Transfer RNA from a Verrucomicrobiota bacterium, 74 nucleotides, folded computationally. The sequence is in RNAcentral, with records from ENA. It matches the Rfam family "tRNA". The family's RNA type in Rfam is transfer RNA. The source organism's lineage runs through Bacteria, Pseudomonadati and Verrucomicrobiota.
RNA sequence: GCGGAUGUAGUUCAUCUGGAGAGAACGCCAGCCUGUCACGCUGGAGGUAGCGGGUUCGAUCCCCGCCGUCCGCG
Numbered sequence: 001g002c003g004g005a006u007g008u009a010g011u012u013c014a015u016c017u018g019g020a021g022a023g024a025a026c027g028c029c030a031g032c033c034u035g036u037c038a039c040g041c042u043g044g045a046g047g048u049a050g051c052g053g054g055u056u057c058g059a060u061c062c063c064c065g066c067c068g069u070c071c072g073c074g
Base pairs, nucleotide, nucleotide: 001073002072003071004070005069006068007067010026011025012024013023019057028044029043030042031041032040050066051065052064053063054062
C1' cells in the first nucleotide's frame, strides 16, 4: 500500500434484512438482611450507538469519507 471484519452503558454483548420510550449480564451507588464483610433480595444512576456527511416521513440498522482495533495479502 491492497482486501476483509469490527466500533452500542465502566466491561462483555444483544437490538431478526429502517418504524420509532436503546436493552441484558457483570460492575458502580443506595436500602434491606448480617455482630461485620461476603452472599442474597429490592431499587437507582449511567449510552451525542467511534467522528462527519448523505438517503429517507423516519437510521444503531442503508450509502460515502475519515479515525481506532483485529485478521490476511504484498